[in-house]
Context: one part of a larger RNA
RNA sequence: GAUUGAACGCUGGCGGAAUGCUUAACACAUGCAAGUCGGGCGGUAACACUUCGGGUGACGAGCGGCGGACGGGUGCGUAACGCGUGAGAAUCUGCCUUUUAGUGGGGGACAACCCGAGGAAACUCGGGCUAAUACCGCAUAUGUCCUACGGGAUAAAGCAGGGGACCUUCGGGCCUUGCGCUAAAAGAUGAGUUCGCGGACCAUUAGCUAGUUGGAGGGAUAAUAGCCCCCCAAGGCUACGAUGGUUAGCCGGCCUGAGAGGGUGAUCGGCCACACUGGAACUGACACACGGUCCAGACUCCUACGGGAGGCAGCAGUGGGGAAUAUUGCACAAUGGGCGAAAGCCUGAUGCAGCAACGCCGCGUGAGGGAUGAAGGCUCUUGAGUCGUAAACCUCUGUCAAGUGGGAAGAAUAAUGACGGUACCACUAAAGGAAGCCCCGGCUAACUCCGUGCCAGCAGCCGCGGUAAUACGGAGGGGGCAAGCGUUGUUC
Numbered sequence: 001g002a003u004u005g006a007a008c009g010c011u012g013g014c015g016g017a018a019u020g021c022u023u024a025a026c027a028c029a030u031g032c033a034a035g036u037c038g039g040g041c042g043g044u045a046a047c048a049c050u051u052c053g054g055g056u057g058a059c060g061a062g063c064g065g066c067g068g069a070c071g072g073g074u075g076c077g078u079a080a081c082g083c084g085u086g087a088g089a090a091u092c093u094g095c096c097u098u099u100u101a102g103u104g105g106g107g108g109a110c111a112a113c114c115c116g117a118g119g120a121a122a123c124u125c126g127g128g129c130u131a132a133u134a135c136c137g138c139a140u141a142u143g144u145c146c147u148a149c150g151g152g153a154u155a156a157a158g159c160a161g162g163g164g165a166c167c168u169u170c171g172g173g174c175c176u177u178g179c180g181c182u183a184a185a186a187g188a189u190g191a192g193u194u195c196g197c198g199g200a201c202c203a204u205u206a207g208c209u210a211g212u213u214g215g216a217g218g219g220a221u222a223a224u225a226g227c228c229c230c231c232c233a234a235g236g237c238u239a240c241g242a243u244g245g246u247u248a249g250c251c252g253g254c255c256u257g258a259g260a261g262g263g264u265g266a267u268c269g270g271c272c273a274c275a276c277u278g279g280a281a282c283u284g285a286c287a288c289a290c291g292g293u294c295c296a297g298a299c300u301c302c303u304a305c306g307g308g309a310g311g312c313a314g315c316a317g318u319g320g321g322g323a324a325u326a327u328u329g330c331a332c333a334a335u336g337g338g339c340g341a342a343a344g345c346c347u348g349a350u351g352c353a354g355c356a357a358c359g360c361c362g363c364g365u366g367a368g369g370g371a372u373g374a375a376g377g378c379u380c381u382u383g384a385g386u387c388g389u390a391a392a393c394c395u396c397u398g399u400c401a402a403g404u405g406g407g408a409a410g411a412a413u414a415a416u417g418a419c420g421g422u423a424c425c426a427c428u429a430a431a432g433g434a435a436g437c438c439c440c441g442g443c444u445a446a447c448u449c450c451g452u453g454c455c456a457g458c459a460g461c462c463g464c465g466g467u468a469a470u471a472c473g474g475a476g477g478g479g480g481c482a483a484g485c486g487u488u489g490u491u492c
Stems, first nucleotide, its partner, number of pairs: 001492002004489001006488005013363004019356002021321001026319003030316003035066003040063002043059002047057003073274003083198006091191002096187008104138001106136002113128006143154004158179006166173002200246003207237003212234004217229003249271004253264004276297005299310004327353001329352003335349001336347004366396004376387004400433001402428005410419001436481005441462003447476005457464002
């Protein structure tokens, strides 16, 4: 000099676009943050209409489907194929795209509901009825899988709209269109997995290792493999740093620097890990799952003492810690996501608003004239000098702020705007409402007076202060930056 997620002191007008718990992965009151589908199903608690019929609009609870593995948070752990980069083979992939073939005919249950029982509650148990795109056989098999090549195994579900003839138990069948369903081939996307190389410190850590290293066989997995198991062999790593210890999420990037390099990993983007602590599996295309389940533990709460409930490292917010970090706001209008045929519903993602000079950028605090060089302050060699065209005064202007009126784009439009009566525009009045902070011995731009008297104090280094201090304190004057200025901390 540059830099900053900064803090502290003094000061503080406006706008834009950013950023804002770096500490206790400390504990959390309250509200919200993941639902949706009646065009899968039986139904009808509430609401509205009603021809009084769950009939219609709808729909709580329930069965069922899809989604809760995304989005959002944090950086505890991790020195590791975790990350970066470049290769690879033994894999899976819901929804989506393309293509091929099919979608026949049956059955038995379980919720809801009704009846009964237990419990303070959470909730649980028994009996009975019932539907389905829930569940299970049978048929068929383009294909797929297995095969000893003879053969064997393996699927499905319907729903909605429209309709001429024909049939009808008057529900419909049947035809057609759309959405689904099953099997398979390919693609796309996503994921799992292997390897080469690369990037921390300590040798005051020198030896480490029995599933250890390899082989054959099996099991497990979507898949390779000591991943696991039986048997066999005795190997494997290491001064090119094994093992151990300490620290740490990694990267694109960011800061600095002419570069090489050094430092760093906030915001934004990619990957990883975690979700009170530890462990485990279930479901599923995908989890060993933040707002799922089970077990154990600590903590908090309820209890009728028998037993139960909870997990903000989601958004706000509270206590605590700390030098220190914001609102218990508005809206789904836009972008995106989930579900749905759609209308739509949900969305603390997101879009906005609020708070903070925390940083960056822009603007303003007036402009021109004006010498009786006014008053006043300070200094003085007592002549005057200086603050100083500065003020007063005259003439203008209207940025910002204020008031009044108008008023968007963003919306793809038939409709739909949180922001927002915002931005912006016009008019009105009025210089009116808007400047501080640090420094002045040298480095280093800027000097005198008074007070103090090695005291009080200053100080980044050198050093000032003991009676004439340009270095302390005040004043006048001056210098520098400016809505900031200094100090402290960080990095180069």
About this RNA
A computed fold for a 492-nucleotide part of an RNA from an uncultured delta proteobacterium, annotated as small-subunit ribosomal RNA, 5' domain. The prediction has a mean pLDDT of 89. It matches the Rfam family "Bacterial small subunit ribosomal RNA".